Overview
Transfer RNA from a Burkholderiales bacterium, 76 nucleotides, folded computationally. The sequence is in RNAcentral, with records from ENA and MGnify. It matches the Rfam family "tRNA". Gene Ontology term of the family: triplet codon-amino acid adaptor activity. Rfam classes the family as a transfer RNA. The coordinates come from a structure-prediction model, not an experiment, and the mean pLDDT is 81. The same sequence occurs in records of 3 taxa.

[in-house]
C1' cells in the first nucleotide's frame, strides 16, 4: 500500500430492489409459587460508527472518514 468482508437495542443479529426500525436473549413490572428457579403476560431501550452529499424522502445510494476481520503485495 491494493482487494474485499463488517459496523443496526446492554448482547448476538435480520431489515427483500429508498417510503416512518425489528426478532431472540437480558432489562423492568405483574401473575403462578412458601420462597427461588422456571413458565405465562405486558413493558422499557437505538444519534443505524461519524462528517458531508444526491433526494419530497437514506439504515439501504455516492463521498470521505475511523475502527474490526480477511486476502495479496512489500519488507531491513
Nucleotide at each position: 500500500g491494493c482487494c474485499g468482508g463488517g459496523u443496526u437495542a446492554g448482547c448476538u443479529c435480520a431489515g427483500c430492489u429508498g417510503g416512518u426500525a425489528g426478532a431472540g436473549c437480558a432489562g423492568c413490572u405483574g401473575a403462578u409459587u412458601u420462597g427461588u428457579a422456571a413458565u405465562c403476560a405486558g413493558u422499557u431501550g437505538g444519534u443505524c460508527g461519524g462528517g458531508g452529499g444526491u433526494u419530497c424522502g437514506a439504515u439501504u445510494c455516492c463521498u470521505c472518514u475511523a475502527c474490526c476481520c480477511g486476502g495479496c503485495a512489500c519488507c531491513a